[in-house]
């Protein structure tokens, strides 16, 4: 460097479930684990979703990083 089919320390945490904040998608602590090799960190392009306008095309606010790609950055190391 490239990989992730082996161990090993330790990492995150999905429905639900209780507070809570938001009109709302959803965030947030707390429990709980289906799963993750980046499920780490960026709304940049793509896509999904909310709210308002327009009520046609769309505009304008937001969201979602556990839809996909793209940039940063990173543990461990049987193999190569």
């Nucleotide at each position: 460097g490239a990989u992730g089919c082996a161990a090993a320390a330790g990492g995150c945490a999905a429905a639900c479930c209780g507070c809570u904040c938001g009109u709302g998608a959803g965030g947030g602590c707390g429990g709980g684990a289906c799963g993750c090799a980046a499920a780490g960190c960026c709304a940049c392009g793509g896509g999904c979703c909310u709210u308002g306008c327009g009520c046609g095309g769309g505009c304008a606010a937001g969201g979602c990083g556990g839809c996909c790609g793209g940039g940063c950055u990173g543990c461990c190391g049987c193999g190569c």
About this RNA
Predicted 3D model of an 80-nucleotide RNA (c-di-GMP-I-GGC riboswitch aptamer) from a Candidatus Bipolaricaulota bacterium. The prediction has a mean pLDDT of 83. It matches the Rfam family "c-di-GMP-I-GGC riboswitch aptamer". Rfam links the family to the GO term cyclic-di-GMP binding.